This is a predicted structure of an 83-nucleotide RNA (c-di-GMP-I riboswitch aptamer) from Salirhabdus euzebyi.
The sequence was found by an Rfam model in a public genome assembly.
The source organism's lineage runs through Bacteria, Bacillota, Caryophanales, Bacillaceae and Salirhabdus.
C1' cells in the first nucleotide's frame, strides 16, 4: 500500500405515501417523508420484469426506437478503519 471483509466512527442515499409537474402509460423530475441500504454513486452492456404510443390484428392480443440500476448480473469509481 493492495485485495478480501464489515465491529466502530465521521457522514451519505432515501421505499411506500402526499403535493406540484412532465410522460399515451410505464416511469421521470422537485419538495416533503423515511421502508431500508457498505456501493441504494455512475452505467441500459446481459438477462429479467413494467408499460403499449406508434405499428399489426375482426377481436383476444402482440409487439421497444419506451422504462425499471431500491430486480439479477457485467463494467466504472469511492469514505473509514477493528478482528
Nucleotide at each position: 500500500u493492495c485485495a478480501c471483509u464489515g465491529a466502530a466512527a465521521u457522514g451519505g442515499c432515501a421505499u411506500a405515501c402526499u403535493u406540484a409537474u412532465u410522460g399515451a402509460a410505464a416511469g421521470g423530475u422537485a419538495a416533503g417523508g423515511g421502508c431500508g441500504c457498505a456501493a441504494a454513486a455512475c452505467u441500459a452492456c446481459a438477462g429479467a420484469c413494467c408499460u403499449a404510443a406508434c405499428g399489426g390484428g375482426a377481436u383476444a392480443c402482440c409487439u421497444a426506437a419506451g422504462g425499471u440500476g431500491g430486480c439479477u448480473g457485467g463494467g466504472u469509481u469511492a469514505c473509514c478503519a477493528a478482528a